[in-house]
RNA sequence: GGAGUUGUAGCUCAGCGGGAGAGCAUAGGAUUGCAAAUCCUGGGGUCCGGGGUUCGAUCCCCCGCAGCUCUU
Numbered sequence: 001g002g003a004g005u006u007g008u009a010g011c012u013c014a015g016c017g018g019g020a021g022a023g024c025a026u027a028g029g030a031u032u033g034c035a036a037a038u039c040c041u042g043g044g045g046u047c048c049g050g051g052g053u054u055c056g057a058u059c060c061c062c063c064g065c066a067g068c069u070c071u072u
Stems, first nucleotide, its partner, number of pairs: 001071007010024004018055001026042005048064005
């Protein structure tokens, strides 16, 4: 240099065009003599950035950035 792949909550990830979500973590509460465990409730998002297609984009297309793999 070329090709492929990944980028979504603090972490690990799901989401095949219309509601942005799960587990863990975290905050509050219940329970307990205290704690752990368990249960209930909540907060937390520039869906990597820009442009395009579409009535509508996390999702499709193009360019860029970053990580990983292969190749020269």